[in-house]
Order: sequence, then structure tokens, then C1' cells
RNA sequence: UCUGUAUAAGGGCAAACCUGUUGAAAAGCAGGGGCGCAAAGCUACGAACCUAAGGCCUUAAAACCGCUAAGGUAGUCGAGCUGCCGGA
Repeated sequence: UCUGUAUAAGGGCAAACCUGUUGAAAAGCAGGGGCGCAAAGCUACGAACCUAAGGCCUUAAAACCGCUAAGGUAGUCGAGCUGCCGGA
């Protein structure tokens, strides 16, 4: 550097769901749990998706609806960075 079709040893991570907690929500975090994962390690850069507090719109004034990411998802895809073990 390539590769794991496919394993072995030591191990690692942890979906749904439940409990607690933070948050407007999406979701995050901690514990339990274990569907899966060889980058399910890291970065929201491009796309995608989720949410809509605030703002905008509306209104006589509000409320509802609608629009909107500055909020999220790295276990949606791509990109970048890093890395254990085996083989060449």
C1' cells in the first nucleotide's frame, strides 16, 4: 500500500424497547437491553432525512395552518481524517 470472499484470538461498538435526565421538538446523555456493525471510530463539508423554539406569513388582535435551521441524524449516502487483528 492492497485486501478480508472468510475466518481465528483478544476484544470493541450497540438498534428497537424500558428507566432516569436535558431539550420546544427532533434528538442527546447515563443505566439496563442486543437488532445488527470490520470503521456502527471522528468531522454536519456536499446531498438526503427529522424537528420548527424563535422568526416570517396570516389576522382587527390572537390562535390554527403554512414557510424557514441558526437545532439534529456519522446506525441514510458520498467526501475528508484516523485506526485493531488476519492475509498478500

Predicted 3D model of an 88-nucleotide RNA (c-di-GMP-I riboswitch aptamer) from a Halobacteroidaceae bacterium.
It was read from a public genome assembly, where an Rfam model found it.
Taxonomically the source falls in Halobacteroidaceae (Bacteria, Bacillati, Clostridia, Halanaerobiales).
The coordinates come from a structure-prediction model, not an experiment, and the mean pLDDT is 87.
Its Rfam family is "c-di-GMP-I riboswitch aptamer". Its family is annotated with cyclic-di-GMP binding in the Gene Ontology. Rfam describes the family as follows. GEMM was predicted in a large-scale screen for bacterial structured RNA regulatory elements.